This is a predicted structure of a 348-nucleotide RNA (Bacterial RNase P class A). Its Rfam family is "Bacterial RNase P class A". Rfam classes the family as a ribozyme.

RNA sequence: CGAGCAGGACAAAUGGUCGCAGCUGCAGGUGCCGCAAGGCCGCAGAUGAGGAAAGUCCGGGCUUCACAGGGCAGGGUGCCGGAUAACGUCCGGUGGAGGUGACUCCCAGGCAAGUGCAACAGAAAUAUACCGCCGGCUUCGGCCGGUAAGGGUGGAAUGGCAGUGUAAGAGACUACCGCCUCACUGGUAACAGGGAGGGCACAUGUAAACCCCACUCGAAGCAAGAUCAAACAGGAGGCAUAAGGCGGCCCGUCUGCUUCCGGGUAGAUCGCUUGAGCCUGUCGGUAACGGCAGGCCUAGAUAGAUGACCAUUCACGACAGAACCCGGCUUAUCGUUCUGCUCGCUCU
Numbered sequence: 001c002g003a004g005c006a007g008g009a010c011a012a013a014u015g016g017u018c019g020c021a022g023c024u025g026c027a028g029g030u031g032c033c034g035c036a037a038g039g040c041c042g043c044a045g046a047u048g049a050g051g052a053a054a055g056u057c058c059g060g061g062c063u064u065c066a067c068a069g070g071g072c073a074g075g076g077u078g079c080c081g082g083a084u085a086a087c088g089u090c091c092g093g094u095g096g097a098g099g100u101g102a103c104u105c106c107c108a109g110g111c112a113a114g115u116g117c118a119a120c121a122g123a124a125a126u127a128u129a130c131c132g133c134c135g136g137c138u139u140c141g142g143c144c145g146g147u148a149a150g151g152g153u154g155g156a157a158u159g160g161c162a163g164u165g166u167a168a169g170a171g172a173c174u175a176c177c178g179c180c181u182c183a184c185u186g187g188u189a190a191c192a193g194g195g196a197g198g199g200c201a202c203a204u205g206u207a208a209a210c211c212c213c214a215c216u217c218g219a220a221g222c223a224a225g226a227u228c229a230a231a232c233a234g235g236a237g238g239c240a241u242a243a244g245g246c247g248g249c250c251c252g253u254c255u256g257c258u259u260c261c262g263g264g265u266a267g268a269u270c271g272c273u274u275g276a277g278c279c280u281g282u283c284g285g286u287a288a289c290g291g292c293a294g295g296c297c298u299a300g301a302u303a304g305a306u307g308a309c310c311a312u313u314c315a316c317g318a319c320a321g322a323a324c325c326c327g328g329c330u331u332a333u334c335g336u337u338c339u340g341c342u343c344g345c346u347c348u
Base pairs, nucleotide, nucleotide: 001344002343003342004341005340006339007338008337009336010335012313013312014311015310016309017308018307020048021047023045024044025043026042028041031040032039033038050319054330055329057328058327059326060325061324062221063220064219065218074217075216076215077214078213079093080092081091082090083089094108095106096105097104098103109212110211114210115209116206117205118204130151131150132147133146134145135144136143137142159177160176162174163173164172178200179198180197181196182195184193185192186191225270226269227268228267232263234261235260236259237258238257239256243255244254245253246252277296278295279294280293281292282291283290284289314317
C1' cells in the first nucleotide's frame, strides 16, 4: 500500500424567532370560575424519541382471575458447563462444516425401541442375480445351481482397502481404518486418548414424520387493574299526607321531599415512570456477569407534545416516531469514525 476479519462510537452542526407538552417557580390583591382548597389565563426557567422507539417472535416484572396434592392430555426446549429475574438469549467449551489465515457457521438427544414414507432410474430399495464370473447338464437355443470381486442404475446397493483363500467368490479368515461392546486414563461434563473384545443380519436416509427419552410450562393482558364518584337502577327508614292517578268514599298503593346503605355510567385520580436504571472508578471472573464506592435523574400524554421559519457552514443528511416497564432476538438503515487482528506485495 492492497485485500480482509472481529468489536465499539456517532446518526448533520451552531445561533436566533415563534409555537406545542408535562414539570418547577413567580405573579396580576383581582382578568375569569369556585365558599374554600384550587383550577384556567399570564410570565420566567430548565427538560422533551431511537439504535432500532419497528415486527410483537421469545423471556420476566406488575395486575386481575384460577389453583390441596398427584396424574393424563396439550404446548415448548433439546451436545456440555456457566451467566441471569427469566429465556428459544448471552459467555466459555466439545463435536462437525467452511476459510491460507484473522475468524465464521450448525433446531447438534434417540431411526442398533416400534410404526410410517422414499419419485424416477435400476434385475433388485431392505429385498433381490440384468450383464458378467464359476461349476454341472445340454437337443448348443439355453436350463439349473453358486457368487455381490467387476459392469450398469441410483442420493443411497450387503462397511472400506490390501492380502489369504476358493471352481468362482464371500468378514469365510488376517492386518489397517470405520462401527459396536467393555473396562482404563485425562476432563465437573460434552468428549478425547490409547487398550482389549465382537467379524459387523446392528446392514440406506428421514424424527422441521408419528413416536420415544429428559427437562419445562396456569390463563389473560395497562382499554391489565385500583380508588373516588354527578347521572341513573335497587334496598331500608323518616316526613308530608297538601295535591293528583287507581270510576264515588274509606283503607291501601303509585307519584313527592329527605337520610342511610349499596351498585355504578360520564368524569376525576392512581397505575405512570426511581428502575433487575444510567455513568465513572475499582475488585473478582478467560468471559457472559457479579460485588463495592462515588455521581446523576433522563418524555409521561389520553385524541394524544417533540414542530415551523430565518441565518451560517459541511461530507447536503439513511432507516425511521415513545403510549406500563425491562432483558433479548429479528428486520430496516445515507454515511462518518475508532480499536485490535490476519493474509499478500513492496521498501528500510